Background: The RNA shown here (transfer RNA) has 71 nucleotides and comes from a bacterium.

[in-house]
RNA sequence: GGGAUUAUGGUGUAAUGGCAGCACAGCAGUCUGUGGCACUGCUAGCUCGGGUUCAACUCCCGAUAAUCCCC
Numbered sequence: 001g002g003g004a005u006u007a008u009g010g011u012g013u014a015a016u017g018g019c020a021g022c023a024c025a026g027c028a029g030u031c032u033g034u035g036g037c038a039c040u041g042c043u044a045g046c047u048c049g050g051g052u053u054c055a056a057c058u059c060c061c062g063a064u065a066a067u068c069c070c071c
Stems, first nucleotide, its partner, number of pairs: 001070007010024004018054001026042005047063005
């Protein structure tokens, strides 16, 4: 220098262009003599900038970062 893959709550992981889910963690409550377990509720997320579309995590272009391959 060229190419491929990946980027989603604090963590892990889904989502065929049509309300971004699940689990753990966190917070609050119920339960308990206390704690734990269990149950209920809540908080919290699409790497960034454009484009296409009625509608984009999803498609297109560019950028950034990580990993890998070639030179």
The coordinates come from a structure-prediction model, not an experiment, and the mean pLDDT is 81.
The RNAcentral record of the sequence draws on ENA.
Its Rfam family is "tRNA". Gene Ontology term of the family: triplet codon-amino acid adaptor activity. Rfam classes the family as a transfer RNA.